[in-house]
RNA sequence: GGUGCGUGUAGCUCAGUUGGUGAGAGCGCCUGACUGUGGAUCAGGAGGUCGGGGGUUCAAGUCCCCUCUCGCACCC
Numbered sequence: 001g002g003u004g005c006g007u008g009u010a011g012c013u014c015a016g017u018u019g020g021u022g023a024g025a026g027c028g029c030c031u032g033a034c035u036g037u038g039g040a041u042c043a044g045g046a047g048g049u050c051g052g053g054g055g056u057u058c059a060a061g062u063c064c065c066c067u068c069u070c071g072c073a074c075c076c
Base pairs, nucleotide, nucleotide: 001075002074003073004072005071006070008068011027012026013025014024020058029045030044031043032042033041051067052066053065054064055063
């Protein structure tokens, strides 16, 4: 360098069942309660163009194409 397979969803680790109707969990963060303070606990809250672009569809995180990142295998 080439081919194939896999990975990418919240700050971090991840879930998301044959496309279906508000995009989630845990940890973290913010506010409040509790406490002499802190921690723990409880209540509430903020935070996402689902790697990027395009397409199919009434509807896409999910299907198709291109592309980027990282990982693995093979070939040279």